Predicted 3D model of a 109-nucleotide RNA (Glycine riboswitch aptamer) from Zemynaea arenosa.
It matches the Rfam family "Glycine riboswitch aptamer". Rfam links the family to the GO term glycine biosynthetic process.
The model forms 90% of the base pairs in the Rfam consensus.
The sequence is in RNAcentral, with records from Rfam.

RNA sequence: CAGUCUUGAUCGGGAGAGCCCUGCCCACCUUCGCCCCCCGGCGAACACCGCGCAGGCGCCGAAGGGGCAACACCCAAAAACUCUCAGGCAAAAGGACCGGUCAGGGGCC
Numbered sequence: 001c002a003g004u005c006u007u008g009a010u011c012g013g014g015a016g017a018g019c020c021c022u023g024c025c026c027a028c029c030u031u032c033g034c035c036c037c038c039c040g041g042c043g044a045a046c047a048c049c050g051c052g053c054a055g056g057c058g059c060c061g062a063a064g065g066g067g068c069a070a071c072a073c074c075c076a077a078a079a080a081c082u083c084u085c086a087g088g089c090a091a092a093a094g095g096a097c098c099g100g101u102c103a104g105g106g107g108c109c
Stems, first nucleotide, its partner, number of pairs: 001107001005105009018057001020056005025050001030045006058089003064085001065083003
């Protein structure tokens, strides 16, 4: 000087796919019985809700991870493609990527 490259932080945006099934646990309401002057208390049955536990099936791809082409004889070697190990499928969290700001590194002279 330039504002392309790169790292980190921070703010904002940010998709997809069953809050599936079964069992267990908890347990609103309701009913019954007993005690009680009332308020209320105890026990039993049933049982909403839960972001509960276990098992099962289905599904998603944008943390991470794995795989593959050509340029380029060999080696090496990409992704938002692909696989779903991991992760995820109401909320929350996470989230590739995009934008803003800040702080470095780097580039040219």